[in-house]
RNA sequence: UAGAGUUUGAUCAUGGCUCAGAACGAACGCUGGCGGCGUGCCUAAGACAUGCAAGUCGUGCGGAAAGGCUCCUUCGGGAGUACUCGAGCGGCGCACGGGUGAGUAACACGUGGGUAAUCUACCUGAGGGUCUGGGAUAACCCCGGGAAACUGGGGCUAAUACCGGAUGAGACCACGGCGUCCUCGGACGCAGCGGUCAAAGAUGGCCUCUCCUUGGAAGCUAUCGCCCAUAGAUGAGCCCGCGUCCCAUUAGCUAGUUGGCGGGGUAACGGCCCACCAAGGCGACGAUGGGUAGCUGGUCUGAGAGGAUGAUCAGCCACACUGGAACUGAGACACGGUCCAGACUCCUACGGGAGGCAGCAGUCGGGAAUUUUGGGCAAUGGGCGAAAGCCUGACCCAGCAACGCCGCGUGAGGGAUGAAGGCCUUCGGGUCGUAAACCUCUGUCGGGAGGGACGAAAGGCGCGCGGGUAAAUAAUCCGCGUACUUGACGGUACCUCUAGAGGAAGCGCCGGCUAACUCCGUGCCAGCAGCCGCGGUAAUACGGAGGGCGCGAGCGUUGUUCGGAAUUACUGGGCGUAAAGCGCGUGUAGGCGGCGAGGUAAGUCGGAUGUGAAAGCCCGGGGCCCAACCCCGGAACUGCACCCGAUACUGCCUGGCUAGAGUCCCGGAGAGGAUGGCGGAAUUUCCGGUGUAGAGGUGAAAUUCGUAGAUAUCGGAAGGAACACCAGUGGCGAAGGCGGCCAUCUGGACGGUGACUGACGCUGAGACGCGAAAGCGUGGGGAGCAAACAGGAUUAGAUACCCUGGUAGUCCACGCCGUAAACGUUGGGUGCUAGACGUCGGGGGUAUUGACCCCUCCGGUGUCGAAGCUAACGCAUUAAGCACCCCGCCUGGGGAGUACGGCCGCAAGGCUAAAACUCAAAGGAAUUGACGGGGGCCCGCACAAGCGGUGGAGCAUGUGGUUUAAUUCGAAGCAACGCGCAGAACCUUACCUGGGUUUGACAUCCGCGGAGCCUCCUGGAAACAGGAGGGUGCCUUCGGGAGCCGCGAGACAGGUGCUGCAUGGCUGUCGUCAGCUCGUGUCGUGAGGUGUUGGGUUAAGUCCCGCAACGAGCGCAACCCCUGCCAAUAGUUGCCAUCAAGUCAAGUUGGGCACUCUAUUGGGACUGCCGGUGUUAAGCCGGAGGAAGGUGGGGACGACGUCAAGUCCUCAUGGCCUUUAUGCCCAGGGCUACUCACGUGCUACAAUGGCCGGUACAAAGGGCAGCCAACCCGCGAGGGGGAGCCAAUCCCAGAAAGCCGGUCUCAGUUCGGAUUGGAGUCUGCAAUUCGACUCCAUGAAGGCGGUAUCGCUAGUAAUCGCGGAUCAGCAUGCCGCGGUGAAUACGUUCCCGGGCCUUGUACACACCGCCCGUCACACCAUGGGAGUUGGCUGUACCAGAAGCAGGUAGUCUAACCGCAAGGGGGACGCCUACCACGGUAUGGUCAAUGACUGGGGUGAAGUCGUAACAAGGUAACCGUAA
Repeated sequence: UAGAGUUUGAUCAUGGCUCAGAACGAACGCUGGCGGCGUGCCUAAGACAUGCAAGUCGUGCGGAAAGGCUCCUUCGGGAGUACUCGAGCGGCGCACGGGUGAGUAACACGUGGGUAAUCUACCUGAGGGUCUGGGAUAACCCCGGGAAACUGGGGCUAAUACCGGAUGAGACCACGGCGUCCUCGGACGCAGCGGUCAAAGAUGGCCUCUCCUUGGAAGCUAUCGCCCAUAGAUGAGCCCGCGUCCCAUUAGCUAGUUGGCGGGGUAACGGCCCACCAAGGCGACGAUGGGUAGCUGGUCUGAGAGGAUGAUCAGCCACACUGGAACUGAGACACGGUCCAGACUCCUACGGGAGGCAGCAGUCGGGAAUUUUGGGCAAUGGGCGAAAGCCUGACCCAGCAACGCCGCGUGAGGGAUGAAGGCCUUCGGGUCGUAAACCUCUGUCGGGAGGGACGAAAGGCGCGCGGGUAAAUAAUCCGCGUACUUGACGGUACCUCUAGAGGAAGCGCCGGCUAACUCCGUGCCAGCAGCCGCGGUAAUACGGAGGGCGCGAGCGUUGUUCGGAAUUACUGGGCGUAAAGCGCGUGUAGGCGGCGAGGUAAGUCGGAUGUGAAAGCCCGGGGCCCAACCCCGGAACUGCACCCGAUACUGCCUGGCUAGAGUCCCGGAGAGGAUGGCGGAAUUUCCGGUGUAGAGGUGAAAUUCGUAGAUAUCGGAAGGAACACCAGUGGCGAAGGCGGCCAUCUGGACGGUGACUGACGCUGAGACGCGAAAGCGUGGGGAGCAAACAGGAUUAGAUACCCUGGUAGUCCACGCCGUAAACGUUGGGUGCUAGACGUCGGGGGUAUUGACCCCUCCGGUGUCGAAGCUAACGCAUUAAGCACCCCGCCUGGGGAGUACGGCCGCAAGGCUAAAACUCAAAGGAAUUGACGGGGGCCCGCACAAGCGGUGGAGCAUGUGGUUUAAUUCGAAGCAACGCGCAGAACCUUACCUGGGUUUGACAUCCGCGGAGCCUCCUGGAAACAGGAGGGUGCCUUCGGGAGCCGCGAGACAGGUGCUGCAUGGCUGUCGUCAGCUCGUGUCGUGAGGUGUUGGGUUAAGUCCCGCAACGAGCGCAACCCCUGCCAAUAGUUGCCAUCAAGUCAAGUUGGGCACUCUAUUGGGACUGCCGGUGUUAAGCCGGAGGAAGGUGGGGACGACGUCAAGUCCUCAUGGCCUUUAUGCCCAGGGCUACUCACGUGCUACAAUGGCCGGUACAAAGGGCAGCCAACCCGCGAGGGGGAGCCAAUCCCAGAAAGCCGGUCUCAGUUCGGAUUGGAGUCUGCAAUUCGACUCCAUGAAGGCGGUAUCGCUAGUAAUCGCGGAUCAGCAUGCCGCGGUGAAUACGUUCCCGGGCCUUGUACACACCGCCCGUCACACCAUGGGAGUUGGCUGUACCAGAAGCAGGUAGUCUAACCGCAAGGGGGACGCCUACCACGGUAUGGUCAAUGACUGGGGUGAAGUCGUAACAAGGUAACCGUAA
C1' cells in the first nucleotide's frame, strides 16, 4: 500500500484491454457576477513595416551647431557667458542586463576535487611613485568624386590620444648560493650580480614661504585621477573521479591516430600546432556509427522504491539570418560591432549601396492555441559622471484572457389551500414543493456620492551642531538634527453615506463499473459508446420531457504524464501443461566458492569535518479581514570528499588442513564408439526339374502375372539389405542414438582397498565440437521397401485413403546441411527433508566350500505414496518439496518465427529478428452438460422374424403451388397436411364486389316521448326508407318506478385488426422414458461432487447388499374406472330350469327369480406355498393349487424440465392501431378455382374372387320439431299411411363376413367401377356456381405397383359389418361397438429413439455444433520493384573569399638612432600555409514516390470443397522432400 468491469453454461488460475485518482504554460463546446495573487507562441531558431530597448562624461581636449541669458548691431548679424552643449578627439561602458533552445550524448551539465599549469577592468587593504621631452591627427577651413551610402586631396590645432628619455622601492628574465616544503617532476622564500620595464593630469580652495603684487603665478592643500608592485575580493580559463537517453538489425574504430624528443603558440597544461622517432591507442564494463535531446535546482505522480518531465523562478551551457574569420579589449571570436561568402528583403540615377526583433510592443505566416505598437523611471537594480543628473521595453505598474489557484456573492427568516402549471398515475393520488405567491427583514458585491492611505527613504539644497584632512575660522569629506523637495500605479486600496431583493447560474451525468428513474418519440432506422455493450414496436443505454444525482462561475470533452499495473517484479513476478529450459556436450571471459590461523582495512559499520547556492517541499512564527500569495527562522537536502576509529562477514596477502575435487592399484557389468572379417533364416531374380490353369489382390473388384507354362513345389546359383527367438517394466551413452557372431583399437560409468595431491571446485555470455530423419554434391551399390509418377478401383468429384506397378531415396565412402512433438514439453551443480515394493551392476554379513534364501552398503532404473508444493492436473530422495550458486528464456492474441538487414549454406534453407495494421480476447486446468461413424451394461414393433399396407391406378379429402375481385385465417420435420372444421348451397363467413348505416347489432349512464306488440300498403335484390290501421298492460306510499320501444346529445360501444417474441389458460412433444431434486453432514480454493456411484435385481432411482453419508420431496408402483372368476343383495321392461296354460311358431300367458343378464356391494392374487438358484438378501427359474400368477388385460393418471413448440380466429388479457370505419346491416359471389406436386384415405386390379338364391349368430348406441312398425304404391331412391315408443318394454334394425346351393373359368373379363348422357327422389326460402341418393345407359385407369416407406407381438394384425356425434340435407373422415381371427420374435451385430456408467472433445444457440484453405468483391496498412526525387554523410581531387601567421623588400613611410647618406621600425603590395562557400568523381545511409507484383488484415447472410475438434469417419502432430 483500497479496487472494479471484461474470455466461461458455470469455476479457479493465467493474461491482456478498460475504468474510478491526481496533475497541466493547455485547447475545444456550453455558460459566465466581483476581487486578490500568479501565468500566457509548447507550432515556423519562419519572414518582418514602425517606434523604442546603451549610453555617459565639458571636473580629459580643441571647441560653439542649436537653444537660454548678457552686451553690441549697419537689424543682415556680431561678441560674450554657463547649474548650456550638436558633431569631433579622448575615457569608461557596450563581454552586464534582456531573448531563445536551433545545435550539443559532450568534462555540455550535476557533484566532489585539482591548478605546484593560469588570468582577473572597475572595488578594498597595505607599499612606492607621478620627473623630463617630442611628433602628429580629427573637429575646423579650402578644393574635388558620388544619385546615395560615403569618400579623396591640401592646410591649421588640443589632450588624461600617441612616442622618446630619466628614476626602479619593486616586478620579470638569466646565473650560481642558502633555507623550507615536496606527489622527487618540482614549488616557494631569502640575499647577490647582470639585463629589461613606469606614469597624466583635472577640479576646488588658500597665500605661510618665492615672484609680480586688487589678485594671480609658482607653490601649498583637498578631492578625483595616473604609474609600478603587492595582498584580497570577485569573476573567469583549464584538468580529473563519479553520474548522465535509445538502437548490437551499428562490432570493430583510429594516421596527428597513441606515445616520445625538440620546438612553436597560449594568461595557462596539453598532439593545441610543427619536424623527427617509435607503433601504438580505443572496444562486449559496448568503442565506432545511427537516432533523439540543452543540463540542473526542481516540477507532476507514487505508500515508497520508482516513473515521467525540465513552462514560469533560480544556476550553468549554447546560439544571435546561414557559414567562415579575426580585430579591439581585463574580458568577445562579440544579439542591437567589423570583414568575407551565401540565401532573402529593400533603395538605386543600374555605376553601386542598405538590412538582420531567438530585446519590448506590434504585423504577416504557421497552428487546436498564447496578450497592449500602454504608463513610469516613483521603487529595486544597472552604465557613465566629482556631483546634480542623463540613459535603462532590466524593472515597477496598468491593459487583454475564468488559463490556473484562492476568496466572495447571486439573499435571509416566516409561509400549506400543499395554489396555478408541468410530469407521472393502479385515477385513489404522487411529485416538482416551503419551492412560488404573500408577510417580515438584511445590505456583501456591483451602481451613485464624499473622504482617502502605505509604498518615501535616501539623495539634493538651505540652516545648525560635532568630527577628519589641512597652517587655516577657505575648501572638502564624514556623522547628527531640522525645513523644503520626489508616486507611474491613482478617478487605487480602505472608510462613510445612499437607493434597492432590486443587476448576478450554469454545466455534466442518471444500463453495470458509478451517486441518480419514469413517460413519450423512434423501431438494427436515427443514433449512443471509456470497457462490457445498447437500438430489429413497451429502450431506466438513442432523441425529448418531468424528476433525480454530481460539481458550481464554472462544468464537460480532447490531448498528455504518473498512478492503479506485483503488466519489466531492486523493494516485488515467472518458465512440466497458461508466454517462457538453448537438441546435447567441451570449455574462455565473467559470476559464485570448503576447514582453521595470522596480516591488511578495499567493500562494510561508527564518529567527526567540509560541501550539498538561493528559491521550492516540510515544521514553527509573522504580514495582507481570511485564503491563495508573501516574509522570517528551523529542519531537510537520503549525495560527494576528507580525517579518525571498529574488524564479525566479503575481498586481498602469507603460511597450513582434508570432509569438495582428482590420481594410482584390484575387480567385474554393458546393443557405448570405430575398423576388419564371418554366419544363417527370409524376400527377390536367374538356371534346371516336377506340374497345370489359373495366380494375385480387395469391402467387392480391376489394373497386373500366366498356355511363350505362371502360382505351387524341389534342386542349384547370384546379389543386396536387415539380424527372428534371447528381449525385459533390462543395459550403455552427454544428447542424437546403440541389438547376429568374432577379432583389433578405444571412451565413460560403477564397486572395493589403501596410499598420494591439497580447494586443484561449480556454472558458463561468446567460442568450438557432436547432432534422428529428410535433403544436397562426387563416386559406388541397389534384394526388399518406396515420395514423385503411371494405371486400376472408390467417389458427385478423388490430383487421396485401397490395389497393381514404380524412380529418386533408403545402403557404402568422402564432403555438406544443422533442423524435429531433438519431449521427462521439467538447464546444470551442491546440501537437506517419512517410507513401501520391484529391477540391473558391484560389495559386505550369517550358515557349511558353493548355489538359493535372508539382512545390509554403494551406484543406476521403475511403481506407489508422507510432509510439503501446485490454478488444478499432478510432483513427491531420479521433486515440480526446503535452500544456495551460475547460465538460458518469457511479458496479450493475430500480423510472424514473417519482412528488411546481417552472418552461414552448393542449393533447399538455417540463425538472428521487427513494424504498420488489427482484435477483447487468445490460452491453461478442472466442472456440469451435450455430442461421437468411442467403449460397457440395458430397454422400446428399434432392427430382425412375420402379416398386411403406402409409394403405381381412379376417386375422396387436406396441403403446397398457381390462378382470382376474393379464392378469409391459422397449423410447417417427427410433434403441419380426413389438422382447427363433430357437417362452407344461404346462414356459418372472418374474404371479394356492390348497396346501405353512424351512440351504432350488443353494455352502462342522461333527457324527451311512447307500453310493448300485432296487421297491412308503396319503392327496392334485400338491408332499408316512407305510409296506413288495430291495441293499451304491471307495481305504486300517487310523487313516480321497473321493463320494452322510438328520438336526441355525449361519455362510450365495436373490431375474427397487429403482436402466441408482452401474457393467462389450455394443448402437443421428448415420454409412462425413470428419472428430477432438497435439507443436514462431508469432500473440493471454486464451479461442483457425494447422496443418485458400486455389486446384484426389476417394467421401474423396483427392491436388497455395500458405501461419508443420513434422511426427505416430486416422479415409479399402489389407491380410481372397465374387463376376466365367485358370492351376497335386488328381479322389470330382462330371464325361463321346474309346474301349468297356449301357438304353425313364439316367455305369448299364469307363475318363478334357479340360470343368463342387469347393477350395486363384497371376495379373490400376496412370490402366499413347495423345490432349485442366489450372498443367509432382494429376486429369479420350475412346480402345485387356482377363473386368473408373478404389474392378469385395458383405461384414466404425464416428475424437474425442453422445443421463445401451438393457439391474441374458443376464451381471457397488456400494449399498439382503427372510430360516417379495420365497426354494423344486406344482396350476390368466394372459401368448391386447376397445368402441376405432396400427405392421409376409399375402391380396386379379382377365383381365399364376382354374381344369384337360400340360411344363421352380435355388441354398443340413438330417438318427441324425434325414431317411425304393420299395411299399400314405386324396379329404386322414396311416397302414402299411421300403430307404438320420452323407451332393458316401441322404433332405427335387414348385421356382415360366415354357412348351403348355383353360376362365371382367367378374359381388361359377369373383374373394376371412374367418367359421361338421360330420367328421377329427398332435404331445404333456394341444390346454376356448389348437396346426397335412385334407376337406365356409358364402362376410363387399373393385371398387385421403382427408389423408398408405414402399422402391428394376441383376442393383437388382418378382415367383416353395426352405431354415434355434428347435422334441414350432406361421411371413403372422426369417435365407438362387436363378429371371424392369424403368423412370427433365432437374437441385439446393424438402422431409429431412450436409460445408466465410463471415455474423448477445440461443442455450450450444445454435431442441424464448431471450423480450415483457395477463389470472387470492397477497404486498409505493409514487403519487393525498372527506377525517379530529396535530406544527411564518407572518400579522392579541383578551387580558394575574408582573415591571422610566415616570407618577401616592389612602393610608401611623423616620433627613435644618425651631422648627413642612411639605418631601425612600420604600412601597402606580392607570395606561401591553413581554410568557409563552391565544383568534379565515386560511395554509404535515411525518407518520399513508382507501372507492376507478393503475401497480410478487416468486412450479417457469395463460390468450391471438408482439412481439424468425438477413433472427426485414413488417430493427430513435429521436422524434411516431392

Annotation
This is a predicted structure of a 1522-nucleotide RNA (small-subunit ribosomal RNA) from uncultured Desulfoglaeba sp. Its mean pLDDT, the model's own confidence on a scale to 100, is 86. Rfam family: Bacterial small subunit ribosomal RNA. Gene Ontology terms of the family: structural constituent of ribosome and ribosome. The RNAcentral record of the sequence draws on ENA and SILVA.